[in-house]
RNAcentral holds the full RNA, with entries from ENA. Predicted 3D model of a 689-nucleotide part of an RNA (large-subunit ribosomal RNA, domain II) from a Patescibacteria group bacterium. Its mean pLDDT, the model's own confidence on a scale to 100, is 82. It matches the Rfam family "Bacterial large subunit ribosomal RNA". Taxonomically the source falls in Bacteria candidate phyla (Bacteria).

Context: one part of a larger RNA
Formats: sequence, structure tokens, C1' cells
RNA sequence: GCCAACGAGUUGUAGGUUACUGCAGGCUAAGUGGUAUAAAGUCACGGAGCCAUAGCGAAAGCAAGUGUUAAUAGCGCGAAAUUAUUGUAGUAGCUUACAGACCCGAAGCCGGAUGAGCUUACCAUGAGCAGGGUGAAGUAUGCCGAAAGGCAUAUGGAGGCCCGAACCAGUAGGUUGUACGACUCCUUUGGAUGACUUGUGGUAAGGAGUGAAAAGCUAAUCGAAUUCGGUAAUAGCUGGUUCUCUCCGAAAUAGUUUUUGGACUAGCGUCGUGUGUUCCCUUUGGGGGUAGAGCACUGGAAGGUUUUGACUAGUAGAAAUACGGCAACACCUAUCAAACUCCGAAUACCAAAGGUUAAAAACGCGGCAGUAAGACCACGGGGGCGAAGCUCCGUCGGUCAAAAGGGAAACAGCCCAGAUCUCAAGUUAAGGUCCCUAAGUAUAGAUUAAGUGUAAGCGAGGAGGUGGAGUUUCAUUGACAAUGAGGAUGUUGGCUUAGAAGCAGCCAUCAUUGAAAGAAAGCGUAACAGCUCACCCAUCGAGAGACUCUGCGCCAUAAAUAAUCGGGACUAAAAUCUAUCACCGAAACUGAGGGCUUGCAUUUAUGCAAGCGGUAGGAGAGUGUUCCACUCUGCGCUGAAGCGGAAGGGGUAACCCACCGUGGAGCGUGUGGAAGUACGAAUGUUGGC
Repeated sequence: GCCAACGAGUUGUAGGUUACUGCAGGCUAAGUGGUAUAAAGUCACGGAGCCAUAGCGAAAGCAAGUGUUAAUAGCGCGAAAUUAUUGUAGUAGCUUACAGACCCGAAGCCGGAUGAGCUUACCAUGAGCAGGGUGAAGUAUGCCGAAAGGCAUAUGGAGGCCCGAACCAGUAGGUUGUACGACUCCUUUGGAUGACUUGUGGUAAGGAGUGAAAAGCUAAUCGAAUUCGGUAAUAGCUGGUUCUCUCCGAAAUAGUUUUUGGACUAGCGUCGUGUGUUCCCUUUGGGGGUAGAGCACUGGAAGGUUUUGACUAGUAGAAAUACGGCAACACCUAUCAAACUCCGAAUACCAAAGGUUAAAAACGCGGCAGUAAGACCACGGGGGCGAAGCUCCGUCGGUCAAAAGGGAAACAGCCCAGAUCUCAAGUUAAGGUCCCUAAGUAUAGAUUAAGUGUAAGCGAGGAGGUGGAGUUUCAUUGACAAUGAGGAUGUUGGCUUAGAAGCAGCCAUCAUUGAAAGAAAGCGUAACAGCUCACCCAUCGAGAGACUCUGCGCCAUAAAUAAUCGGGACUAAAAUCUAUCACCGAAACUGAGGGCUUGCAUUUAUGCAAGCGGUAGGAGAGUGUUCCACUCUGCGCUGAAGCGGAAGGGGUAACCCACCGUGGAGCGUGUGGAAGUACGAAUGUUGGC
């Protein structure tokens, strides 16, 4: 891991509610007796008591009234009235409380015992420590000294001394490899006469011992041992919770909470019952202070004019004064505001009237819930950076959640559209129609040359890219461009300067000849020279130039596969814009045929109408398993149960029946009843492989 078996809302008591049954006031409880017996049971007795028949008050108490109160007043709750039959006992369903209370799951707490054959400490009694080194005190002899004493040489053999086996330890590295016990082994290392090591016997224990102290050790268990019991401890937590079909169908919000991943109440669901249009839509009438707008108030902020004030920074002046500065009032111009308003919508909300629908809603009462972690999208806002697939509100907005189908390549929340079942039918939606891929290589016109684009999106800035619209200037008295020729003279203007001759710089910028030609727009020279330009003539012969708005493109524009428009690919498109007609396209709609639900009619088994996505959850109807009672005067060795066999028949389904094989002795139908009643999951339990 797979298979098989086992595996989770049960039972008791007491309430509530719904349905059914008995009685009409209802019912017996404990107990007793009879009967039968292994026992449970069953029948009878038992009216003690309980509920109902009257309420009100805290109560005494009073009573169709009573309480409050001084009150015969008012008010509260009742009676009466209306409506509904109602009461009581039992049985069943659902549910609540208390119990292990749907099942499994802690770490833990308490009590009694068992442990010091491991280990810690201690007590008693024994044992062990190769070899080598060092050479303390003391002693002897000699020498020195007045002495105290000192020195030398021998002797001597001390030490938590040194080196190093046994022994004890376990420093560093290696080895191993879930799988035969957490250690062993190799090399290396520390101690090795001591606070040493070790044998045997003994003593000390669970909030206690022991501890050269690490919360170490106390039998592979220690920040409180092990074992049994209390015990099914508790778990607002995690996991799991077993057959089918039908109808409806949520919530992720508010308030409170030692409360925020839990609860209670309300909201939203469902079932029953009641009211009977209260729902919804339209019209009419309302109040408002939002959007917008405005500056009349409150504030913010800009410019101007006049006046006033303090005598004021500064400037000019001898001074007067003028300019200028500061503050304020007034006026003019132009503005800003969630906590400004002289104004002021659309919606929304409230009320009344009218109206459609009647399978659609609303509201009251009662049974049973679940939910109270929401997500994105659109719009109005707060926070943030007018960041976030961010966060917090609102719109009873939309979708998902709890919704499948088509589109968006793929893609809970976007677009279209809400799946009762069947179909070799049709029409459409969003979106599409060259191929992958169903449908136009459609029609008409234009644009783009960038593969721009066919993708949601990328700026400021730059550019004779190109299309459209417009304004304006020049032009057959010849424009623009090109080509040919001229572009001169006074003069090298004056000054300056080494030089300054159109062209370093300063000043002036005249005149002449002419078709035209600047005391020169640029290059150039040391200065000249030289080359162009402006300007003019000729050749040529029809448009040329400047600007504004706008469409589509270009650069700006850098990333890791060639790595992409989903791909192939596409250029008078298969791109973009405008217009048009076809077609494709879904579980939508329609057609045909079945099923079910609810309502209404009736001819009572038919018709009509509306409906049938669904998580949590509510309500309803069934299937199967085991056992019991009755039943079929059922089936069975001429073959029961069980098992195997894709294929026959019935049922919407759970499932039921038949047939064949195997098997070898019991089993079923119908009607009721009772449950150890359905397995795929729980790191489920046991067994097998």
C1' cells in the first nucleotide's frame, strides 16, 4: 500500500412540541394478589396522588374579580364577548436538561503499592596497582665557626612527585547505517600510592532520597520514577461519522461577552398554523441640505485702488514732501473648503389614492436549525503614495461561496446564460467566421509599411514618415528649384594697428555707374589674394513656399529558450476606422416525447397552469440488514444459504427477480414490531498478502 472483518447521535429519568389512539372530566403510582415459570411477563386489586374545571396579589387574603391606592377614581392582569372544540392518559417523531451522552485523541491531577541487582552517597569487611626515574627530612664522617649554626661527601627513601603497563577514564579523528538494545572497534589521548580502583554484604525513595551541583542520578523512564486505581478525567481544539429519491434553501451582519477561530439574543432558512393584500408598481403630496454650484456668513489664499494708523526698515532732499514698507476698514477683479452655505438636484425615504398579478408576497404565533473567518467586480468614500490580488465602510448592487454550460488560449468572483430526463431537430446570446477550429479568404470606402497590429498597458521630449481639413504669400507682366553670366567704381572709407585692404576691434554706413551689386551674410589670408552669398539678367515653363488643427505610424523603448498575437501565419490583410448583409455559436429559447412537485377544476383518473441548479440546514417518501409475532397448512438433497458470471426482466434510485455454474443444509413471502441497522477515509483497530 491493497483486501477482509470490526468501527461513531445510544439508553434512562424529567420537561416542551407535533401527529395518532382511548376516554368525556382523564389517569393510576408505589405496593398487594392470581397465573405461568428458569426468568422476563401477563391479569386483577390499589384513587394515595397528579392535570383540568378561576383568577388576582410578594403575601396574608379576597374572588368574576383582584392588585395598586385615602379612593367606590384611573390603571395593570383577568372574567365576559368573539374565534378555535377543549381536557387528560398513552404511543411514536423531533428537541431540551441531567447523566461518559456521536466516536477516537492529550499533556496532566490525586490515592495506594513496587523499586538503590543500573546509578548517587554512606557504613562494614576484603582485594589490586609491571618496570623505570627524581632523591625531601633524618643520620654518619670530614672541614669551618667563640657559639648559633653552615658547607662537602656518603647514607637514607619522602611525595594528592615524574615516565609508563595492568586497572580506571573517554581527548581527537575514523568506522557503522531504520533492519538482532542506543554501543563496539581502530589509531590517538588523561590518571595510574591516591579526594585511587574494585569484590561481597548493608543503609537512604517519590515533593522524597542522593548529589565535589550537571536540575545530575534514583533499573535504556526524571524540572518530580514505575505500576494499579479514581477514569469512559477534561479538551470553547484537530480528525472521523456508513443506503436512496423528492420539495424548499441560508449566513459569513448587529448587540453583549476575561470576548473576538467560542457563546447568547436579533437578522437571514425551513415546517406547521393563523390574518387576508398588509407585498409590489404607478400617480399625487411631503420634509431634506448630499452631488453640483456659490462666496451672502466662517475661515484660507492672489492682484489692484482709496483712506486711516503708529512715526516706521530703506531711498532722495536743507526742509516741506515724494517714493517705498507694515497693519487695518471699504470697494473692484479672480478664487478654495469633510468639520463654510445666499442656493440646490437626480435617486432614496414617508404618507395617501389608484392599479396589475394570486402558482406572487407581507405580517403574527409556534417546532427545528445552520450562520456570525467571506472573496472579487462596479460605483460613492476613509486610511495608504488618488500603491497593492492592500485595508476599512456604504449601495439589502452583481457574481462566486452554494452554479454546471458557452466566451475570455489556459483562468472561483469578468461577459453571456441559471442544467427535471431523452434527441444523428431548429433559432439565437456573449463571442466569432484563412488553417489548426463550427462559420465570409463577404461587400463598399479609407488609413497604416511600422509585422505597427492581429494582446489589457508604457511618459516627457524629438523628427521634411505619411493621409485629411483649413489659413496665407508668390506666380505666364514668367514664380520655386537648377544651369549660364554679372556681383563693379570713389576705396586699402575713417580711426586703431607691426599689419587691419568688405570680413580682430571702434565710428560712420554715404555717393557713382548701372539690368543689378551690402563701405558686405559666410569661408579664407600674417596682411593682400582667392571662393561663395544677398541682389540682377538670360535659359526653362506651371505651380511653389510658410503656418494651424487632426488620423495612423517612427525614435525615446534594456534580460536572460528563436519564446512569441494560443500557434501556423497575415500587408489593396487574416491589421485599424466607418457602413452593410449573411452565417457559426450554449445544458438559454423553440420543437418532439417521458417523469415529478404544487395549485385549480372536475367526469376520480384525467385536464389545465406554474414550476423542478444547489453547500450548511429544514421538511417528506422509500430501500436494505439482524431478530420477534402471526401468515403463506410457503420453498428446499429432483439441491437452502453463501459465492462466481459485463449480456435477461422490473424500479427515478437505494435495490428486487430470473437464468447458468459452484456449494452442500437450511431459507424465504406478506402484515406488524424491536434494533449492537448500511463504511472509503478517523497518521482508525485486528488479521492476511